[in-house]
Context: one part of a larger RNA
RNA sequence: GAUGAACGCUAGCGACAGGCUUAACACAUGCAAGUCGAGGGGCAGCACUUCGGGUGGCGACCGGCGCACGGGUGAGUAACACGUAUGCAACCUGCCCAUUACAUGGGGAUAGCCCGGAGAAAUCCGGAUUAAUACCCAAUGACACAGGGAUACCACAUGGUAAUAUUUGUUAAAGAUUAAUUGGUAAUGGAUGGGCAUGCGCAGGAUUAGGUAGUUGGUGUCGGUAACGGCGCACCAAGCCGACGAUCCUUAGGGGAACUGAGAGGUUAAUCCCCCACACUGGUACUGAGACAGGGACCAGACUCCUACGGGAGGCAGCAGUGAGGAAUAUUGGUCAAUGGACGGGAGUCUGAACCAGCCAAGUCGCGUGAAGGACGACGGUAUUAUGUAUUGUAAACUUCUUUUGUAGGGGAAUAAAAAAGGGGACGAGUCCUCUCUUGUAAGUACCUUACGAAUAAGCAUCGGCUAACUCCGUGCCAGCAGCCGCGGUAAUACGGAGGAUGCGAGCGUUAUCC
Numbered sequence: 001g002a003u004g005a006a007c008g009c010u011a012g013c014g015a016c017a018g019g020c021u022u023a024a025c026a027c028a029u030g031c032a033a034g035u036c037g038a039g040g041g042g043c044a045g046c047a048c049u050u051c052g053g054g055u056g057g058c059g060a061c062c063g064g065c066g067c068a069c070g071g072g073u074g075a076g077u078a079a080c081a082c083g084u085a086u087g088c089a090a091c092c093u094g095c096c097c098a099u100u101a102c103a104u105g106g107g108g109a110u111a112g113c114c115c116g117g118a119g120a121a122a123u124c125c126g127g128a129u130u131a132a133u134a135c136c137c138a139a140u141g142a143c144a145c146a147g148g149g150a151u152a153c154c155a156c157a158u159g160g161u162a163a164u165a166u167u168u169g170u171u172a173a174a175g176a177u178u179a180a181u182u183g184g185u186a187a188u189g190g191a192u193g194g195g196c197a198u199g200c201g202c203a204g205g206a207u208u209a210g211g212u213a214g215u216u217g218g219u220g221u222c223g224g225u226a227a228c229g230g231c232g233c234a235c236c237a238a239g240c241c242g243a244c245g246a247u248c249c250u251u252a253g254g255g256g257a258a259c260u261g262a263g264a265g266g267u268u269a270a271u272c273c274c275c276c277a278c279a280c281u282g283g284u285a286c287u288g289a290g291a292c293a294g295g296g297a298c299c300a301g302a303c304u305c306c307u308a309c310g311g312g313a314g315g316c317a318g319c320a321g322u323g324a325g326g327a328a329u330a331u332u333g334g335u336c337a338a339u340g341g342a343c344g345g346g347a348g349u350c351u352g353a354a355c356c357a358g359c360c361a362a363g364u365c366g367c368g369u370g371a372a373g374g375a376c377g378a379c380g381g382u383a384u385u386a387u388g389u390a391u392u393g394u395a396a397a398c399u400u401c402u403u404u405u406g407u408a409g410g411g412g413a414a415u416a417a418a419a420a421a422g423g424g425g426a427c428g429a430g431u432c433c434u435c436u437c438u439u440g441u442a443a444g445u446a447c448c449u450u451a452c453g454a455a456u457a458a459g460c461a462u463c464g465g466c467u468a469a470c471u472c473c474g475u476g477c478c479a480g481c482a483g484c485c486g487c488g489g490u491a492a493u494a495c496g497g498a499g500g501a502u503g504c505g506a507g508c509g510u511u512a513u514c515c
Stems, first nucleotide, its partner, number of pairs: 001514003005511005012367005018360002020325001025323003029320003034065003039062002042058002046056003072278003082201007091194002096190007104138004114127005144170005150164001151162004175182003203250003210241003215238006222232002253275004257268004280301005303314004331357001333356003339353001340351004370401004380392005406452006415442001418439001421436006459504005464485003470499005480487002
């Protein structure tokens, strides 16, 4: 000098930033992922009704997109991570952008609704019936996919490779509405995101010296993957790593960065950003463009809860909050107004992301607790060479001012120069211009202003040396102090109190840790 700090004493205000470092311990309750009626059949509830799901609209259901983002945590991981550089003739990529082509004909179901049944519940079973942008079949179809094969090159016994031309086969679709749009299928390219590979760097221990059998390499018309690969398998060979530290053990998420230091370096990995890993513990796949998926599924385990004992339910390392642990860390708050995200043609809905507010001197910065004058140098206190001085001390009183802050009253933001909707105009169109209307949680806050009145506001540590600051009284190796040296046994500047002084100041000290 620093800190995500804690403790003691003390405490007026504001701005900005921060707030479970311990038990990846267990969790009551609420909320944190939905949306689309312009895909579909419908109509439980609401409103209107011409009584017709007819209209507005819409719960549940089928269907689409999203739920792989955003948010949390650091348990594991010492190299499969991370950082950096280079690559993939070995790869994928929903939504988005550009370009090209297409969208023909048909079919059978099923949820819901209805009927019936089982159960305490969770939920389950049977029957009948119905729709789609759900599902299936056929057609058409390439620059896609699979194969044949002329040519060229290599090898020359079979064969292999490459671009171009040619040929055979396979593979697709969906419509909707308010009539102007939007959506569908196939393909190519782009963008974005991801996958994989290689080099280098990356803690401590040798009181860890040998380790390794899918291990190292090869062959395969093998399997698997989006793709390469012992990734898996069959066979063959015996390799591969290691004192330039393998293997094993301990500890640990990595980086940008932060603290310190003249630098070199040392230390740290909170907040913010990038990457990784995890989601009660262990495992598995399904769906999907993308997961082996925190608020999805299945199995096993531990734990908790409900039960009519037959059987079921759950996962806060999301935001609040509770218990426990601990020296120690906050509200079961408000709003989608802004920014961003999901869905939707849009209006809009959802969003504990986010933006705000609340609590905490836990940090940094700023402001205040008054200013000028004022000597009988007042009273009181303390000291004393003792009745006079010194000091507290211009300090107080007193006089004249000021009003930051405070209290009361009044006015009152920016954040929206935006976005959406509607009207008009320009333009071939994309698009642009203009007008109107609406939308603010924070907030009646910040800020401004009026009145009042010095009014509402100072402490903490130290004073033997290091180290700025000294006397008196008490105590008497006692009580005690202490970072080191050391103080205390009768005049203690070192203990306790007082007066005075010094240092910092809404803080000041102590403890812990780092340089």
This is a predicted structure of a 515-nucleotide part of an RNA (small-subunit ribosomal RNA, 5' domain) from an uncultured bacterium. RNAcentral holds the full RNA, with entries from ENA.